[in-house]
């Protein structure tokens, strides 16, 4: 600063991240519809579908001042009846006026959008035109004629209507006269018009008539205005899977036609015209002002209003007229409807209402011409479904209301609750007040201007009227809070949360997604949020979407660079001068209708709405000016480009020839039994002599070494040597040309391998094929063979991971280092140095990138041109076209379906990837298990029940440290129901004890004894019984709702944090690296520095020892004493006990190491490098285990899923597995004798001595609440004897008999003893377990549980080994690294066939429609031409006739229609092809790790399927090695 002001994002791919990319949401809008709800007013809007069919009414008439007239109405006059007046008749006399002639208007107004892709529309122009009514101007308006409707009469017809005869008028019709600034012309001339009517005045009069004035008309002409016709530039949808179209077509000449230019029509002539800047064809569509959206640029739309166009049942046609080829006119054809006397007629709502139909859906068969406007008229006036109003509809926009204030007992009720309360909530009630709107009553505009009459010359004045809306707006009064609130939502996006019900059901859902028993996501409720007479949903458009990118995107790996050249059109283009002015820039003028939008005002109380002025309309055209840039024209220049000259490197290409090595075959020699092949084999070859060896010959193919991130080529590609022909590059030079350049749609050429055709060739290799193996199978990988092919010539094909996944060209922008090919300078002439051009590699700055990476060979900074992309799948597929011999290539969709698909990087996890390291992990050893019998647990089976749980490691001698009853949870039977147990109430009784009967018992029925304690004298506490109600009770379910506890990885060395730094980020760093350790232990290094949880240490036991203490332990010394004995006094020295100390720390020495950490060795020491053992278990994993230890949410049962009792079961037994015991024997068994522990237990107990018994054990009862007594003799061992390798003097199962003990009770179902019996078993298949030292092995002892009942478990001591080279392998783990399509994390992911269901789609013998081309037939109405068959008022006439006209006939054009044949499109079709989607189907396992044969691309063959194999190619392949190059110094 009037018209300027305007730009937001979110959800969703992942374990997480960044990016790419789609889907979805929040906004605005609508002629809307639907659901729920609904008070008032104003202003708007209202068939978007069937241009489907329409009943009924209305929508275009008017003029008597053009005319003849008078059917109806009113009046006058006359006559008659008859009498204040009525009735009948007559009379056009008057007002008027049906029908008719005539004029004007029905071409406007109103409707609709079918057609139309077009000069249709928009915009800007143009010349060859017409224009009624209107305005302007000039002139005229004289004088005649013949008809005709109405009417009358006669006919036809059902009707519509119509024929004939006769009469008549005009502003109807026709001549004549006159006429120019009119028309024609041969420039002399010729042609050509009209109509009257009304009013006033005057004259005359019976009436007519005449004159003057005025008005309205009429004729001719001029100019204008308005309207209309025509032409042109530019703009105006999609499809190229529509590429060629056109014969009146393009142009010319003559003629015709029109108001007018023109192939508009016609004859002739020429052969043109349009098209890649998209013709033709197909589909769709009225166009515009504008409307919606958007910051804009754009995108979408074209209702209402306004301009234009087109149409009027469908198609064709003309007539009239100023204007039509005519919505409410005509003719014809067609379809449909109606009437009919069957002969024939009538009709056209896409006018306003209205009806049916269609549809998700759209109103009254209203009022009025009062206003505005239109038609006619002189006017009054008439007509007007235009219009103005009203009605209906929340369809939209806008406004208003449904009360206001106060009011805490925070009422009641509801909901929630942790039970305390919270919330609904000042909300309600209550109190005080107000009265908009609606209701009732009263008043009451504006919209009215015209018009009539009067006065007036006029201007003007006066007066009387005119309102559909309208019971209007508006104002006042009355009464009373009175009559007036809903809808959607509440997981995130997105504002708003709880309870109950439901239980992957019912349902929700815009996207992500909710729901499988604690759902803020379903349904209901309470509460809340948002909007509010509306609120949601659906549909549609724009936005967000920079997701088609002009503004404003991309193409190395995400979608995307043609395989590579040449080159046409096109696009772009070095330097200088002059000219020009097309582009460009500025000014002016015209236009860009109005309305709309915007600004400033104004009017309705405000607003919506209406309105005035302005701004704007970004455009087009004309004109003037400028000349920098682009263009154009002309003239120069040399640096771009090219030519020349001198050199130069090369697997560049083509053709011909030549060579050696090797394979194979053949021949000869020599020689004997195998060869060959593999992981191992076999097929195969070989005694008919192979393989191996030597010599010779043949033939084909390929060219070792050189050889190199070396060279050449546009790419594909090119490798022995020689010759011939030939293309390109590079360097130097600076003679020549003078922009000749770059790119390149179409086009054209080249183009690996495979493949195809014809003819050759064929050694090796080798798809197919055959055989052998492997395997569950093996159409494969491996092996033996082997054909096409591979090779040559000619011709096709035209594709590859044809890749640098990177189009071509040009310029600019730090460096360093190699290699190849040139040429220059310098000197020390060399294996030199410096600078340089072309190429080819490796690093790297800036910059770029999502990151990876690129980085003068760009993926940087810019410029030009081309190609390509727009979510995944369907699909590079179908159809169509083009190409090909074929295989196939190229171009290239849609339906349907999903919410992702994808790129890079990160952290994990995993790998039949790599490196390092550890562990009884392997190895080395010792002993076992697996075989036997038995014990014990589990599975399975059985059962009325065999209760339940635990199930890979990490369930299975586990819960259970001990089931005969009990336990016990299970089964059967019998009982109880406030209960066996807790709290509360009432009543009774003390409690308690003894006892009888029934019963299996629980229990029931009795009998008897007994009446307590405290006390404030009320009562109370405790116990028992009975009753009633709240409740008890549950080993019922859920360990996937939980707490607690536990297992496991794992006593593995890890797991993290703060700050800093790096990275867009997830994250990284630290924690990696070099060493070292048992250890993330420590040291060093280091963008990290520190810290925490873990490790270690601190704790306990043990090994040595000091001090202190000394009974129940001990006994050296002293004394006593015994058959003996610490037995006694005594002592605490020793042992021991138990409290506290010491000691061990790589401290010392040497070596190694980096002068470190540390390691190795040694000394000393009881012990040495963590001395041994234990307790101790990081962050976390396994929805690990446990609701049956306990606790606990929720659910379930309540005369039972609770409680009691008895009996049974948990102990079953074809079988399978785990864990053990005992053995199989002589390192042993048996017998006899004999020695030495430790740690524990014991009063409901251990139980001694003694005694009985063969024994288990009995009797007994001393001692002991335990260093005292006792369990309690330790056993293996040692010393002897015997057995002699056997089913035994091994082994002891099983069974019989007899007993002991515990216990109410050993039948189911205990342990032990004695006698007898004497099974399997002679060391154990595949496989598998434990253990590294006081360990394994072996031997016994004790304890817990427990009445009794261990081969189990937990402890204790005795005896007491072997082996470890080592880390290749198996298993588990740790660190680093690598790949990954895994993240529920390899028990992962995932591919294809087949089977089933559904969906859309391609092919398909065909079938049925639509549209359309071509050829032919046909030809209504109409127009034009021809025609003398018929008829004929006006004019002419020489009176005969003529001109002209009408009808008829005919020709041309032509609509409908028909025939034939094409094209195209839609629908449908037996059958068939693939595709998609579905629940946990079947078969395999192709891909992701080296995915177990690296994968993929092209091609060919084969196979149930994924796929396999051949040939060529790629790295988007892991691992190892080598070569080359680079970085660091």
């Nucleotide at each position: 600063a009037a018209a300027c002001u305007g730009a937001a994002g979110a959800g969703u791919u992942u374990g997480a991240u960044c990016c790419u990319g789609g889907c979805u949401c929040a906004g605005a809008u609508u002629g809307a519809a639907c659901g729920c709800u609904g008070g008032c007013u104003g202003c708007a809007u209202g068939c978007u579908u069937a241009a489907c069919a329409c009943a009924u009414g209305c929508a275009a008439g008017u003029c008597g001042a053009a005319c003849g007239g008078u059917a109806a109405c009113a009046g006058g006059c006359c006559u008659a009846g008859c009498u204040u007046g009525c009735u009948a008749g007559g009379u056009g006399c008057u007002g008027a006026c049906g029908a008719g002639u005539g004029g004007c208007g029905g071409a406007c107004g109103g409707g609709u959008g079918a057609g139309u892709a077009a000069c249709g529309c928009g915009u800007a122009g143009g010349a060859a035109u017409c224009u009624g009514c209107c305005c302007u101007a000039u002139a005229g308006u004289g004088g005649g004629g013949g008809a005709u409707a109405a009417c009358a009469c006669u006919g036809g017809g059902a009707a519509a209507c119509u024929a004939g005869u006769g009469c008549u008028a005009a502003u109807a019709c026709c001549g004549c006269a006159u006429a120019a600034u009119c028309c024609c012309u041969g420039a002399g001339g010729g042609g050509g018009a009209a109509a009257g009517c009304c009013c006033c005045g005057g004259a005359u009069u019976a009436a007519a008539u005449c004159c003057g004035g005025g008005g309205c008309g009429c004729u001719a002409u001029u100019g204008g205005a308005u309207g209309a016709g025509c032409c042109u530039g530019c703009g105006u949808c999609a499809g190229a899977u529509u590429a060629g179209c056109u014969u009146g077509u393009u142009g010319g000449u003559g003629g015709g036609g029109u108001a007018a230019a023109g192939g508009c029509c016609u004859a002739c002539c020429a052969a043109g015209g349009c098209g890649a800047a998209g013709a033709u064809c197909u589909g769709u569509a009225g166009c515009u002002g504008u409307u919606c959206u958007g910051a804009g640029a754009g995108g979408a739309a074209g209702a209402u209003c306004a301009g234009c166009c087109a149409c009027a049942c469908u198609g064709g046609g003309a007539c009239u007229g100023a204007g039509a080829c005519a919505c409410g006119g005509c003719c014809c054809a067609g379809a449909c409807u109606c009437c009919u006397a069957c002969g024939g007629g009538a009709g056209g709502c896409a006018g306003c209402a209205g009806u049916g139909g269609g549809g998700a859906a759209u109103a009254u068969u209203g009022g009025a011409c009062a206003a505005u406007g239109g038609g006619c008229g002189c006017a009054a006036g008439c007509c007007u479904g235009a219009u103005c109003c009203a009605g209906c509809a929340a369809u939209g926009c806008a406004g208003c209301g449904u009360g206001u204030g106060u009011g805490a007992a925070g009422a009641a009720g509801g909901c929630c609750u942790g039970u305390g309360g919270g919330u609904u909530g000042u909300a309600a009630a209550g109190c005080a007040c107000u009265u908009u709107c609606a209701g009732g009553g009263g008043g009451g505009a504006g919209g009215a201007a015209u018009g009539g009459c009067c006065c007036g010359u006029a201007a003007g004045g006066g007066u009387c009227u005119u309102g559909a809306c309208g019971u209007u707006a508006c104002c006042c009064c009355c009464a009373g809070a009175a009559g007036a609130a809903g809808c959607a939502c509440c997981g995130g996006c997105u504002a708003a949360c709880u309870c109950u019900g439901u239980g992957c059901c019912a349902g929700c859902a815009g996207c992500c997604g909710c729901g499988g028993u604690a759902a803020u996501a379903c349904a209901g409720a309470g509460g809340g949020u948002g909007c509010g007479a509306g609120c949601g949903u659906u549909a549609a458009u724009c936005g967000g979407a920079a997701u088609u990118a002009c503004u404003g995107g991309g193409c190395g790996u995400a979608a995307a660079g043609c395989g590579c050249g040449c080159g046409u059109a096109g696009g772009c283009g070095g330097u200088u001068a002059u000219a020009u002015a097309a582009g460009u820039u500025g000014g002016a003028u015209g236009u860009g209708a109005a309305a709309u939008c915007c600004c400033u005002g104004g009017g309705c109380u405000c607003a919506a709405c209406c309105u005035a002025g302005g701004a704007a309309u970004u455009g087009c055209a004309u004109u003037c000016a400028a000349a920098a840039c682009u263009g154009u024209a002309u003239g120069g220049c040399u640096u771009g480009a090219g030519u020349g000259a001198a050199g130069u490197a090369g697997a560049g290409g083509u053709g011909a020839g030549u060579g050696g090595a090797a394979u194979u075959u053949c021949c000869g020699g020599a020689g004997u039994a195998g060869c060959g092949g593999u992981g191992a084999a076999a097929u195969g070859c070989g005694u008919a002599g192979a393989u191996a060896c030597c010599g010779g010959a043949a033939g084909g193919a390929a060219c070792a070494c050189c050889a190199g991130u070396g060279g050449c080529g546009a790419a594909g590609g090119c490798g022995a040597c020689u010759c011939a022909c030939u293309g390109g590059g590079c360097u130097u030079u600076a003679a020549c040309u003078g922009a000749c350049g770059c790119u390149g749609a179409g086009g054209u050429g080249c183009g690996a391998a495979a493949g195809c055709g014809u003819g050759g060739g064929g050694a090796g290799c080798a798809a197919a094929c055959a055989g052998g193996a492997u395997u569950a199978g093996a159409u494969a990988c491996c092996c033996u063979g082997g054909u096409a092919g591979u090779c040559c010539a000619c011709g096709c094909c035209g594709u590859a991971a044809a890749c640098g996944a990177u189009g071509a060209u040009u310029a600019c922008u730090a460096g360093c280092u190699g290699c190849u090919g040139g040429a220059u300078a310098u000197u020390u002439u060399a294996a030199a140095u410096a600078a340089u051009c072309a190429g080819u590699a490796g690093c790297g700055c800036a910059g770029c990138u999502a990151a990876c990476g690129c980085g003068a060979u760009a993926a940087g900074u810019a410029a030009u041109c081309c190609g390509c992309c727009u979510g995944g799948g369907g699909a590079g597929u179908a159809c169509g076209g083009c190409c090909g011999c074929a295989a196939g290539g190229u171009u290239a969709a849609a339906a349907c379906u999903c919410a992702a698909a994808g790129g890079a990087a990160u952290u994990g996890a995993c790998g039949g990837g790599g490196g390092c390291c550890c562990g009884c992990a392997c190895a080395a050893g010792c002993g076992g298990u697996g075989g036997a019998g038995c014990a014990u647990g589990u599975g399975g089976u059985u059962u009325a029940a065999u209760u339940c749980g635990a199930u890979g490691c990490a369930a299975c001698g586990c819960g259970a440290a001990g089931a005969a009853c009990c336990u016990u949870a299970c089964c059967u039977a019998c009982c109880c129901u406030u209960g066996a147990c807790a709290u509360a109430c009432u009543g009774a009784g003390a409690a308690u004890c003894c006892u009888u009967c029934a019963g299996a018992g629980a229990u029931g029925a009795g009998g008897g004894a007994g009446u307590g304690c405290c006390g404030a004298a009320a009562g109370g506490a405790g116990c028992u019984c009975a009753g009633a109600u709240a409740c008890a009770g549950g080993u019922g379910c859920u360990g996937c709702a939980u707490g607690g506890c536990u297992g496991u990885c794992g006593u593995c060395a890890g797991c993290u944090c703060g700050u800093g730094u790096c990275g867009u980020g997830a994250g990284a760093u630290g924690u990696u690296g070099g060493g070292u350790u048992a250890a993330g232990u420590c040291c060093c290094g280091u963008a990290a520095c520190g810290a925490g949880c873990g490790c270690a240490a601190c704790c306990c036991c043990u090994a040595u020892u000091g001090u202190u203490a000394a009974u129940u332990g001990c006994c050296a010394u002293c004394a006593g004493g015994u058959u003996a004995a610490g037995c006694u006094g005594g002592g605490c020295a020793c042992u021991u006990u138990a409290a506290u100390g010491a000691g061990a720390c790589u401290g010392c020495u040497g070596g190694u190491g980096a002068c470190a950490a540390a390691c190795c060795a040694g000394a000393g020491g009881a012990a040495g490098g963590c001395g041994g053992g234990g307790a101790c278990g990081a962050c976390g994993u396994c929805a690990a285990g446990u609701c049956a230890u306990c606790a606990u949410g929720g659910c379930c049962c309540u005369u039972a899923c609770g409680g009691g009792u008895a009996g049974g079961g948990c102990u079953a037994c074809a079988c399978a597995c785990g864990u053990g015991c005992u053995a199989c024997a002589a390192u042993g068994g048996a017998c006899g004798a004999u020695a030495c522990a430790g740690a524990g237990g014991g009063u409901c107990g251990c139980g001694a001595a003694g005694u009985c018994g063969u024994g288990a054990g009995g009797c007994g009862g001393a001692g002991c609440u335990a260093a005292u007594c006792u369990c309690a003799c330790a056993a293996a061992g040692u010393c002897g004897u015997u057995c002699g390798u056997a089913g035994u003097c091994c082994g002891g199962a099983u069974u019989g008999c007899a007993g002991u003990c515990u216990g109410a009770a050993a039948c189911u179902c205990g342990a032990c003893u004695g006698c007898a019996u004497g099974a399997a078993g002679u060391u154990g298949g595949a496989a598998u377990c434990g253990c590294u030292a006081g360990u394994a092995a072996u031997c016994g002892c004790a304890a817990a549980u427990c009445a009794g009942a261990a081969u189990g478990u937990u402890g204790c001591g005795g005896u007491g080994a072997a082996u470890a080279c080592g880390u290749u392998c198996c298993c588990g783990g740790g660190c680093c690294u690598u790949g990954u399509a895994c993240a529920c994390a390899c028990c992962g992911c995932c591919c294809g066939u087949c089977a089933c269901a559904c969906c859309a789609u391609g092919g398909g013998a065909g079938u049925g429609g639509g549209u359309u081309g071509u050829a032919c037939c046909a030809g209504a109405a109409g127009u034009g031409g021809a025609u003398a068959g018929a008829c004929u008022a006006a004019c002419c006439u020489u009176c005969g006739g003529g001109a002209g006209g009408u009808c008829g006939u005919u020709c041309a054009c032509c609509a409908c229609g028909g025939u034939a044949u094409g094209a195209u499109u839609c629908a449908u079709g037996a059958c068939u092809g693939g595709g998609g989607u579905g629940a946990a189907g079947u078969c395999g396992u192709a891909a992701c790790a080296a995915g177990g044969u690296a994968g993929c691309c092209g091609u060919a063959g084969g196979g149930g399927a994924a796929c396999c194999u051949g040939c060529g190619g790629c790295u988007g392949g892991a691992u190892c090695a080598c070569c080359u190059c680079c970085u660091u110094a």

Small-subunit ribosomal RNA from a Gammaproteobacteria bacterium, 1529 nucleotides, folded computationally.
Lineage of the source: Bacteria > Pseudomonadati > Pseudomonadota > Gammaproteobacteria.
Rfam family: Bacterial small subunit ribosomal RNA.
Model confidence (mean pLDDT): 84 of 100.